Predicted 3D model of a 508-nucleotide part of an RNA (small-subunit ribosomal RNA, 5' domain) from an uncultured prokaryote. Model confidence (mean pLDDT): 81 of 100. RNAcentral holds the full RNA, with entries from ENA.
[in-house]
Context: one part of a larger RNA
RNA sequence: GAACGAACGCUGGCGGCAUGCCUAACACAUGCAAGUCGAACGAGAAGCUGAGUAACGCGUGGACAAUCUACCUCGAGGCGGGGGAUACCAUUUCGAAAGGAAUGUUAAUACCGCAUAAUAUUUAAAUGACUUCGGGCAUUUUUAUCAAAGCUGGGGACCUUCGGGCCUGGCGCCAUGAGAGGAGUUCGCGUCAGAUUAGCUAGUUGGUGGGGUAAAGGCCUACCAAGGCGACGAUCUGUAGCCGGCCUGAGAGGGUGAUCGGCCACACUGGAACUGAGACACGGUCCAGACUCCUACGGGAGGCAGCAGUGGGGAAUUUUGCGCAAUGGGGGAAACCCUGACGCAGCAAUACCGCGUGAGUGAUGAAGCAUCUUGGUGUGUAAAACUCUGUCAUCGAGGAAUAAGGUAUGUGGGUUAAUAACCCAUCUGCUUGAAGGUACUCGAGGAGGAAGCCCCGGCUAACUCCGUGCCAGCAGCCGCGGUAAUACGGGGGGGGCAAGCGUUAUUC
Numbered sequence: 001g002a003a004c005g006a007a008c009g010c011u012g013g014c015g016g017c018a019u020g021c022c023u024a025a026c027a028c029a030u031g032c033a034a035g036u037c038g039a040a041c042g043a044g045a046a047g048c049u050g051a052g053u054a055a056c057g058c059g060u061g062g063a064c065a066a067u068c069u070a071c072c073u074c075g076a077g078g079c080g081g082g083g084g085a086u087a088c089c090a091u092u093u094c095g096a097a098a099g100g101a102a103u104g105u106u107a108a109u110a111c112c113g114c115a116u117a118a119u120a121u122u123u124a125a126a127u128g129a130c131u132u133c134g135g136g137c138a139u140u141u142u143u144a145u146c147a148a149a150g151c152u153g154g155g156g157a158c159c160u161u162c163g164g165g166c167c168u169g170g171c172g173c174c175a176u177g178a179g180a181g182g183a184g185u186u187c188g189c190g191u192c193a194g195a196u197u198a199g200c201u202a203g204u205u206g207g208u209g210g211g212g213u214a215a216a217g218g219c220c221u222a223c224c225a226a227g228g229c230g231a232c233g234a235u236c237u238g239u240a241g242c243c244g245g246c247c248u249g250a251g252a253g254g255g256u257g258a259u260c261g262g263c264c265a266c267a268c269u270g271g272a273a274c275u276g277a278g279a280c281a282c283g284g285u286c287c288a289g290a291c292u293c294c295u296a297c298g299g300g301a302g303g304c305a306g307c308a309g310u311g312g313g314g315a316a317u318u319u320u321g322c323g324c325a326a327u328g329g330g331g332g333a334a335a336c337c338c339u340g341a342c343g344c345a346g347c348a349a350u351a352c353c354g355c356g357u358g359a360g361u362g363a364u365g366a367a368g369c370a371u372c373u374u375g376g377u378g379u380g381u382a383a384a385a386c387u388c389u390g391u392c393a394u395c396g397a398g399g400a401a402u403a404a405g406g407u408a409u410g411u412g413g414g415u416u417a418a419u420a421a422c423c424c425a426u427c428u429g430c431u432u433g434a435a436g437g438u439a440c441u442c443g444a445g446g447a448g449g450a451a452g453c454c455c456c457g458g459c460u461a462a463c464u465c466c467g468u469g470c471c472a473g474c475a476g477c478c479g480c481g482g483u484a485a486u487a488c489g490g491g492g493g494g495g496g497c498a499a500g501c502g503u504u505a506u507u508c
Base pairs, nucleotide, nucleotide: 001508002507003506006504007503008502009501010500013355014354015353016352018350019348020347021313026311027310028309030308031307032306035041049265050264057191058190059189060188061187062186063185064184067183068182069181072179073178074177075176077174078173079172080114082112083111089104090103091102092101093100094099120145121144124141125140126139127138128137130135150171151170152169153168154167155166158165159164192238193237194236199229200228201227204226205225206224207223208222209221210220211219241263242262243261244260245256246255247254248253268289269288270287271286272285291302292301293300294299319345321344322343323342327341328339329338330337331336358388359387360386361385368379369378370377371376392449394444395443396442397441398440402435405431406430407429408428410426411425412424413423414422452497453496454495455494456493457478458477459476463492464491465490466489467488473480474479
């Protein structure tokens, strides 16, 4: 000099934009934060935090011939025929509650057989090109196994038991091939300090058989062998989420990892699995523990490191606000519903940026104040006075963009047996805004409402008077103060920055 998620002191007009528990991953009252549809989807997205982790955790570049993939897109095929329950509900009943129990009845895109069966999986064989020589891949033949569910709109003939069949549109279901996006695994290289940590290791290192997984593998297990790592720093200890970035610097480098974005980890502490395409799951389950609460003492309930908010800790960090109008997400055929994600508003000079606090003229160089050689000099064109301007603030009037969509009728096209229905495009009508009567524009009046802070011995821009007398005090370093202090305190004057100015902490 620059920087900051800053704090403290004095001061403080407006706007824009950003940021705001760095400490106790301490404990939490209350409200909200995940529902929707009508029957299976979502709650694994988003949001929070950084405790743990020195690790294939992260970064970067590869590999999977060792893998999975709901929703979405494209391709090709199928959806036949049966069965038995159960909730809701009703009755009875146990319990303080939380929550159960028994009997009876009924439905499904819930559950269970059967049929059909390939490009799926599987058995055997042949051929082909590859190969890390272990094999897997492609094609053909062959053996065995496995599936489904219906709902809804419209309709001219024909049939009808008058329900419908039948035709057709949409949604859905089953198995399958590919894609996209996502996930899993694995490898090379890189990734803090300590040797006052030198040896570490028994599923340990490798093999065989088996199990397990979507998947290779000591991942697990039985047996066999005795290996594996290490001064190119193993092991141990301490510290720490990593990165894109950010700060500084001419650069090399050093420091850092707030906000925003990517990855990882965690969800009171420890452990475990269930469901599911996906979790070993923040607002799910079970077990144990600590803590808090309810209890009729038999037993139960809870988890803000979601948004607000409270206590506590601390130098220190905001509202128990508005809205789903936009963007995005979940459900739904859609209308729509939900969304403390998000969009906004509120608070804070916390940071950055912009604007203002007036402009011109004005010497008798007024008064006051300071100084003084008593002539004067300084403050100083500064003020007053005169002439103007009207930003911001105040008041009044007008007043947005952000809206794309949705819905109804019509028109054109697609589909269809069809002028139904449905889908696409389009004209017209109606309709959707939290912020907000905000931004912005115009008008009104009138200099009116708007300047402080630090410094003045040298470094370092800026000097005098009084008080004090090694006292009181100052101080970043050198150093000032013991009777003429430009260094302490006050006055005047001056210098610097300015809605800020200084100090402190930290980094370069």